[in-house]
């Protein structure tokens, strides 16, 4: 790389190199962006997925804990629309699944 299982509410930002493109992808909208995109470095925060401590329990595992370590993560928002299905209603709206996609664990 596949591939299983979770979840995709909330929540968090300064600095400093650097200098045009970001929002996953393909088209279409719509957004942010030289008042500085992405990206690297630093600090600093969020979060509990792994994980600390305890109590239960034979175990699997459950609950309260914490945040030292491993990961992610710190504009809107997995940006809306594309495929299916129901509502309403007559082109449009809404709502749910699907695809796809992100993080996490573990997988030859």
């Nucleotide at each position: 790389a596949u591939g299983u299982u979770a979840u995709c509410a909330a929540g968090a930002a300064a600095g400093g190199u650097u200098g045009a493109g970001g929002g996953a992808u393909u088209a279409g909208a719509c957004c942010c962006u030289g008042u500085g995109a992405a990206a690297c470095c630093u600090u600093a925060g969020c979060a509990a997925c792994c994980c600390u401590u305890u109590g239960c329990g034979c175990a699997a595992g459950c609950a309260a804990u914490g945040a030292a370590g491993g990961u992610g993560c710190u504009a809107c928002g997995u940006u809306c629309u594309a495929c299916c299905a129901a509502a309403a209603u007559u082109a449009u709206u809404u709502u749910g699944g699907a695809c796809a996609g992100a993080u996490a664990a573990c997988u030859a």